[in-house]
RNA sequence: CAACCAUCAAGAGCGGCCGAGAGAUCUGGCUUGUUGACGCCGCAGCAACCAUCCCACCCCCUCCACCCGCGGAGGACAGCAGGAACGGUGCUAAUGCCAGAACCGAUGGAGA
Numbered sequence: 001c002a003a004c005c006a007u008c009a010a011g012a013g014c015g016g017c018c019g020a021g022a023g024a025u026c027u028g029g030c031u032u033g034u035u036g037a038c039g040c041c042g043c044a045g046c047a048a049c050c051a052u053c054c055c056a057c058c059c060c061c062u063c064c065a066c067c068c069g070c071g072g073a074g075g076a077c078a079g080c081a082g083g084a085a086c087g088g089u090g091c092u093a094a095u096g097c098c099a100g101a102a103c104c105g106a107u108g109g110a111g112a
Base pairs, nucleotide, nucleotide: 001111004109005108006107007106008105013043014042015041016040017039021032022031023030025101026100027099028098029097044092045091046090049088050087052084053083054082060075061074062073063072064071096104
């Protein structure tokens, strides 16, 4: 950093500093902010995208049983469901706040 893939109605705050706007852009709303928002720093938390670890069921194989029935045990597969949460990120008002517009935006991954 263009394009690609996935997700974006869930979840998660305290303290210090700053000092007027903020909610990506534009338009129209709406909400929010001196009871200090936004932003920065520290700690904490949320989440489970990547990495790491654990690990069913089904299918398959073997043995036993059964064929009036369709079960039990072991193995293999090894990470798809699910779980953990040290690491890499990310996030911690409201559906990406709502609607419309646009080669729209954000986050992660794989890449350049």